[in-house]
RNA sequence: UAGUGGCGCAAGGGUGAGUAACACGUGGGUAAUCUACCUUAGAGACUGGGAUAACAGUUGGAAACGACUGCUAAUACCGGAUGAAAUAUAGAAGGAUACGUUCUUCUAUAGUAAAAGGGGCCUUUAAAGCCUCACUUUAAGAUGAGCCUGCGGCGUAUUAGCUAGUUGGUAAGGUAAAGGCUUACCAAGGCAACGAUGCGUAGCCGACCUGAGAGGGUGAUCGGCCACACUGGGACUGAGACACGGCCCAGACUCCUACGGGAGACAGCAGUUAGGAAUAUUCGUCAAUGGGGGAAACCCUGAACGAGCAAUGCCGCGUGAAGGAAGACGGUCCUCUGGAUUGUAAACUUCUGUUGUUAAGGAAGAACGGUAAAUAUAGGAAAUGAUAUUUAAGUGACGGUACUUUUCAAGAAAGCAUCGGCUAACUACGUGCCAGCAGCCGCGGUAAUACGUAGGAUGCAAGCGUUAUCCGGAAUUAUUGGGUGUAAAGCGUGUGUAGGCGGGAAUAUAAGUCUAAGGUCUAAGCCCGGAGCUCAACUCCGGUUCGCCUUAAAAACUGUAUUUCUUGAGUAUGGUAGAGGCAAACGGAAUUUCUAGUGUAGCGGUAAAAAUGCGUAAAUAUUAAAAGGAACACCAUUGGCGAAGGCGGUUUGCUGGGCCCAAAACUGACCCUGAAACACAAAAGCGUGGGGGAGCAAAUAGGAUUAAAUACCCUAGUAGUCCACGCCCGUAAAACGAUGGAUACUAAGUGUCGGGCAACCCGGUGCUGAAGUUAACACAUUAAGUAUCCCACCUGAGUAGUACGGUCGCAAGGCUGAAACUCAAAGGAAUUGACGGGCACCCGCACAAGCGGUGGAGCAUGCUGUUUAAUUCGAAGCAACGCGAAAAACCUUACCUGGGCUUGACAUCCCAACGAAAGUUUUUGGAAACAAGAACCCUCCCUUCGGGGACGUUGGUGACAGGUGGUGCAUGGUUGUCGUCAGCUCGUGUCGUGAGAUGUUCGGUUAAGUCCGAUAACGAGCGCAACCCUUGUCUUUAAUUGCUAACAUUAAGUUGAGAACCUUAAAGAGACUGCCGGUGAUAAACCGGAGGAAGGUGGGGAUGACGUCAAAUCAUCAUGCCCCUUACGUCCAGGGCUACAGGCGUGCUAUAAUGGCCGAUAUAAAGAGAAGCGAAGAGGUGACUCGGAGCCAAACUCAAAAAGUCGGUCUCAGUCCGGAUUGAAGUCUGCAACUCGACUUCAUGAAGCUAGAAUCGCUAGUAAUCCCGAAUCAGAAUGUCGGGGUGAAUACGUUCCCGGGUGUUGUACACACCGCCCGUCACGCCAUGGGAGUUGAUAAUACCCGAAGCUGGUAGCCUAACCCUUUUGGGAGGGGGCCAUCGAAGGUAGGAUCAGCGACUGGGGUGAAGUCGUAACAAGGUAUCCCUACGGGGACGUGGGGCUGGAUCACCUCCUUU
Repeated sequence: UAGUGGCGCAAGGGUGAGUAACACGUGGGUAAUCUACCUUAGAGACUGGGAUAACAGUUGGAAACGACUGCUAAUACCGGAUGAAAUAUAGAAGGAUACGUUCUUCUAUAGUAAAAGGGGCCUUUAAAGCCUCACUUUAAGAUGAGCCUGCGGCGUAUUAGCUAGUUGGUAAGGUAAAGGCUUACCAAGGCAACGAUGCGUAGCCGACCUGAGAGGGUGAUCGGCCACACUGGGACUGAGACACGGCCCAGACUCCUACGGGAGACAGCAGUUAGGAAUAUUCGUCAAUGGGGGAAACCCUGAACGAGCAAUGCCGCGUGAAGGAAGACGGUCCUCUGGAUUGUAAACUUCUGUUGUUAAGGAAGAACGGUAAAUAUAGGAAAUGAUAUUUAAGUGACGGUACUUUUCAAGAAAGCAUCGGCUAACUACGUGCCAGCAGCCGCGGUAAUACGUAGGAUGCAAGCGUUAUCCGGAAUUAUUGGGUGUAAAGCGUGUGUAGGCGGGAAUAUAAGUCUAAGGUCUAAGCCCGGAGCUCAACUCCGGUUCGCCUUAAAAACUGUAUUUCUUGAGUAUGGUAGAGGCAAACGGAAUUUCUAGUGUAGCGGUAAAAAUGCGUAAAUAUUAAAAGGAACACCAUUGGCGAAGGCGGUUUGCUGGGCCCAAAACUGACCCUGAAACACAAAAGCGUGGGGGAGCAAAUAGGAUUAAAUACCCUAGUAGUCCACGCCCGUAAAACGAUGGAUACUAAGUGUCGGGCAACCCGGUGCUGAAGUUAACACAUUAAGUAUCCCACCUGAGUAGUACGGUCGCAAGGCUGAAACUCAAAGGAAUUGACGGGCACCCGCACAAGCGGUGGAGCAUGCUGUUUAAUUCGAAGCAACGCGAAAAACCUUACCUGGGCUUGACAUCCCAACGAAAGUUUUUGGAAACAAGAACCCUCCCUUCGGGGACGUUGGUGACAGGUGGUGCAUGGUUGUCGUCAGCUCGUGUCGUGAGAUGUUCGGUUAAGUCCGAUAACGAGCGCAACCCUUGUCUUUAAUUGCUAACAUUAAGUUGAGAACCUUAAAGAGACUGCCGGUGAUAAACCGGAGGAAGGUGGGGAUGACGUCAAAUCAUCAUGCCCCUUACGUCCAGGGCUACAGGCGUGCUAUAAUGGCCGAUAUAAAGAGAAGCGAAGAGGUGACUCGGAGCCAAACUCAAAAAGUCGGUCUCAGUCCGGAUUGAAGUCUGCAACUCGACUUCAUGAAGCUAGAAUCGCUAGUAAUCCCGAAUCAGAAUGUCGGGGUGAAUACGUUCCCGGGUGUUGUACACACCGCCCGUCACGCCAUGGGAGUUGAUAAUACCCGAAGCUGGUAGCCUAACCCUUUUGGGAGGGGGCCAUCGAAGGUAGGAUCAGCGACUGGGGUGAAGUCGUAACAAGGUAUCCCUACGGGGACGUGGGGCUGGAUCACCUCCUUU
């Protein structure tokens, strides 16, 4: 080394597929059991036999692997002997007992074992003996295992019934062992709402994470148990397996093959491949620890110990320390000659040396065992041997590792995330709802602390941030520890089963409860106290606790058993009220219909109206009689009865229940609640070959209304409404008090019903209110308060009370009842506003009463639209439109065309040249700007005489100028509007959890939040009023240019004179509800009166609170940002803003006789004037011209006022109205009137005869009407602003329209009604239901086939040991073959369940600014909503019944206060 033999391979290691189970955890039982090796004790090991590997030979096969012949051994195998405390049967004694049985001891009978072996020692010839290992057997132990059992731990009831060896018994078999574990027979049981069965999911635990805890989640590492080993089945061997690296069979797969046949199973350690977001080395060693074998050496051990890889985690350490301000450079930012920050940070100086690096040294972990030597102990005759001790040598994978010393030098060592709030930390640039961010809210549309980058800052740190998951916060499943009137949530109501809970007293018991002790609760972990690695992580040592079981003790409470009591509950007797229920009969009023009479042309209908309809065939109306059906006025009521739904004429009959009262008789806890179940249950609806049918009335028809009107209104009208039956729906309503039932307790007051004789009490039904409760509203002895018991229900909104499944129903539908997906809300109560086709009060030329207009005409002017090269721009309901513009021929001018300039028309700075420049005159080209020239003229200051400076021009250079370019939604300033409306706020106090309220409301009053009174408010501010201007009266002062009474004078206040008057302009007075009367509250105030020039803010003006409209203006001005820079700047000429089909606004002139025209004549105020007003006089028909007096103005001029008055004419007409348009001729201004001025004269003579719908202004010196002036301006008003003259009418009043103020009410509105919002339809996307079918999976059932294998049976074949014969041979037993039961996979069949796909189809959700309407929110314009039926494009409409979660008004009742 091959083989025989023995032991082991059932351990160790891996994984979590299966398993909802005695699988696991925990506590018991096994008197129903086994246990190799190990320990202790006893006994023994006697005598025989036949084979067979290896080996040798022959041989098959590709291989795997065999076949035959021959030889041989054993601790391999077999027979016999001996043998009891084991087994079986029988008997006896003792014990236990559930009385069935069972345990212990003894006796008798039967039957059952082994290797005379290996190694060694001594005596010795040998035998015998002794030691040791192995062996047999028995009894114990230890260890391990099997089985049984109490309790415990997932989801789903859209799984409610499951079960046939099923449940039990008898007998037998089987097992180590109880048992339907198996078989035969018998019985019909067993489990389940305390959740069986099914389905889904899952290994269980110690523990781990989290949490204050209770809990919630998890089951990696470590430890215990279980299950599995490619999938399924099976046994063999063995002490132990139905066996990961064993066997047999079937299946799928991979590999080899000579096609005959074979081999295989990493969920062992490494490694490979695939998958994936993702998970390591084909390493070292048995040195230690542990396991197996062996007498031992030793061998095996991917167990294990170590190393390698990965910041995967935990712990520790470092990347330096001290000083250092020119606060350096650089970066970033800014208010930019400068400052801030980075920042003591750096540089620089002085130190230190952890880690690293260099060089040396260098562990502990090693103890056994074995070997050698020695000693001791027990036994033995002695020796080996056993046990214990000592000495010696030797054993390290890690590893030259830890550690120590040493060299070097700050030298080699910092990142990641964040910076809007939550949440610590901010600026710049870029971007411009783009790119992007985002945990939630949200950020980004040209100034982004939110995106990207940079600087800075904050946080953590060899890590940081993200993602995923779990717990926490979350009292957001609430046992601890929630709720249900309105937020989600009380079953429609009752009866009642199971269950839960339950009055007083006594006795017993000890299940719960409490106390003590014991057992168990593996180890690890957690916690407490210590110890060891330099610390820590880590490791080690000691200690504590829950739970379960056993025993003992206690007896208050709960439970249980028994006895007892009357107060809870009930029964009986006598009274009382009632629309309680069922049935029958009767009654009157009214509607309708029919008949008859009277009587006529209308009736009917509506808020008003109209139409359909009815009516001359006689309606409606009226009278009389009749028929029929349905409902019961008044009484009548927060009154009654009933469990709720509900119940109403009268009488009779039958009948249920309860309250109260009286007396106190009886029972003796009989109570309360109540899943499941059962009964009742409005209206609508369904059925019957049903009945009935007056009125009303879904559907339907017609008429109106309307844009439409599938509606609201009207005329008709069928189901239905009524009755009977089915008692069908056995269901459902806003079935409501949106409030489950019962019991007890907790201030009062007041109405009403019932009972009692009363005091007063009891019961029902309401209101107001205390404590208390409540988020608030509110509730409050009829609780939503304080407590107990029981039931039902809720857990964001939508999807959706939908789908699927189940179940009930004739149907309609009901009950049960999700998810995907979408959103960050949905919802309640209250507050402040705003709004209402809500209410109340008040005001305003708001309406009404009046006057005059606009809208019709022509023209003027502004706008739109159109046109154009341009018709510059702005303003847009009121609050744009005769507006910016108090004046466009050029200019203005911003627009267009063309021509010029480019540091520029304008400002500052620099350089050079000139000395003047400016200016004046002038030539050429040109439309001019401009370009090219010419002439005249030749500055000032200082000076060292070189020059410098100032000023100006020209040229140059860039910094810059310039922009009527954009954004009024970046802004300042200014303005409009509500609105000259009476409001808007604050401090302190008080009330409310709070938002907020109060004050500011209320009673009066006012033009007024003006004032008075009341008052939890008291005060104050901005507004109102007053103060200011003007006007009206008077006084004083003053008296020229104004005035003139007296005196004088003149043509004339012309002059003298005067200061009285008028006037002027300064200062004052005056008017304050001050006085009187009345009303009122003795107030405020109002009404009337007196006086007064004026009377109740005398008239008018200026004056505009907090705020609203992203109101207007970037084109007055200023200004951020953006844009243009030989042009979007600037200069010039011409053109345009002046166009012209149409439309709109604001005005003028008219349409005529209250007038036009002609003539005569009277009387203002306020203004303006020097580049001005311009007189007299003269000319012209006239515009105007000539003229030039006077005046810088109470002086002169404009300047004539006009309407008016007087006289004349016209006589109602397109005119003697009206004046547009056009022709001709002129005047004036101006460089210039063509586009494009005003005016004059002559001629022309349009529309228009009082204006549709609609609409505007005005309340007294106002409207209306009539002239005058001024600003702008060369010229050019019908506009604007101002002035005066003449000078009315009407207002009953607040119902209505509009606007405003105050109070109150409703609200789903809060960019606030120009709000919000619903549904169909169309389109895109998303998830989902149905769906002919189709595909797959799973677990069963029935049948077929039936491998391996166990078991059973069995004629032939094979067969060493034992037995009989003995030569063959026979027998027992065994093997093989065959048969049978069972039996995996497979097949067939019909079903079940689950999942995928699926033409088509249903609804749902979500999307940009789509379409149709407007259903809801206000009384939402028909109040809404609920159930039900019918109808309709759609929201929806209508009928029946119901609710208030309806506004408003009136009435009734009740309450509060007096």

Small-subunit ribosomal RNA from an uncultured rumen bacterium, 1458 nucleotides, folded computationally.
Model confidence (mean pLDDT): 81 of 100.
It matches the Rfam family "Bacterial small subunit ribosomal RNA".